[in-house]
Predicted 3D model of an 85-nucleotide RNA (c-di-GMP-I riboswitch aptamer) from a Clostridiaceae bacterium.
């Protein structure tokens, strides 16, 4: 420096759900809680997914739309502990 099936050591993160707050919502933050994760660390660059305040269409029902969101959807970029080969 590269790779990593299995086996260790120190550990780390925290799904669903509950409560509170923010938000139009998706969702996020904090506390509790653990389904799981070798990057489940960071990053909105590409794809995909979610929402529709505002805008547009409609008689209405409703439909379309991201400038909003998702990194635990996938890929990319950056960074990282130990061990074995």
């Nucleotide at each position: 420096c590269c790779a990593u099936a299995a086996a260790a050591a120190g550990g780390g993160c925290a799904a669903a759900c509950u409560u509170a707050u923010u938000g139009a919502a998706a969702a996020a933050u904090a506390a509790g809680g653990a389904c799981g994760c070798a990057a489940a660390g960071c990053u909105a660059c590409g794809a995909g997914u979610c929402u529709a305040a505002g805008g547009c269409g409609g008689a209405a029902a409703c439909g379309c739309u991201a400038u909003g969101a998702c990194a635990g959807u996938c890929g990319g970029g950056c960074u990282g502990c130990c061990a074995u080969g």
The prediction has a mean pLDDT of 86.
Taxonomically the source falls in Clostridiaceae (Bacteria, Bacillota, Clostridia, Eubacteriales).
It was read from a public genome assembly, where an Rfam model found it.